The RNA shown here (Glycine riboswitch aptamer) has 101 nucleotides. It matches the Rfam family "Glycine riboswitch aptamer". About the family: This family represents the bacterial glycine riboswitch. It was read from a public genome assembly, where an Rfam model found it. Of the family's consensus pairs, 90% are formed in the model. The coordinates come from a structure-prediction model, not an experiment, and the mean pLDDT is 76.
[in-house]
RNA sequence: ACAACUAUCUCUGGAGAGUCUCUAUCUAGGAGCGCCGAAGGUGUACCAUAAAUAGGAAACUGUUUAUGAAUCUCUCAGGCAAAAGGACAGGGCAUAGAAAA
Numbered sequence: 001a002c003a004a005c006u007a008u009c010u011c012u013g014g015a016g017a018g019u020c021u022c023u024a025u026c027u028a029g030g031a032g033c034g035c036c037g038a039a040g041g042u043g044u045a046c047c048a049u050a051a052a053u054a055g056g057a058a059a060c061u062g063u064u065u066a067u068g069a070a071u072c073u074c075u076c077a078g079g080c081a082a083a084a085g086g087a088c089a090g091g092g093c094a095u096a097g098a099a100a101a
Stems, first nucleotide, its partner, number of pairs: 005097004009092005018033001020032004034080003040076001041074001043072001047068009
C1' cells in the first nucleotide's frame, strides 16, 4: 500500500396488522374497542465462555453459579391507507479502526 474483517455513511430491495367508531382539526391530536412484530427493549432456549465442585493418571465427563445469546417469546415502546420508519440482505470503497502476513 492492497484485499478481507468491524463500525459509520450512502444507494437498492424490504413484511405484518382497522383509510374502524366518536370528537376536534382539515397531515398531525384525544377517547374507545380490535389487531401486528422486523426500530429499540424484556424474558428465555440450543449453544459458547469463565469459575467452583465430584470422578479420573491424564484427556475428559457430570453438576452448580455467572456472563453473553434467536427471526423464539412478551407486546413496555413502536406500528395498523399513503408518507415516514423498518429487522435483515445486497451493492459502493466513501470515512475511520484493530490485527496478521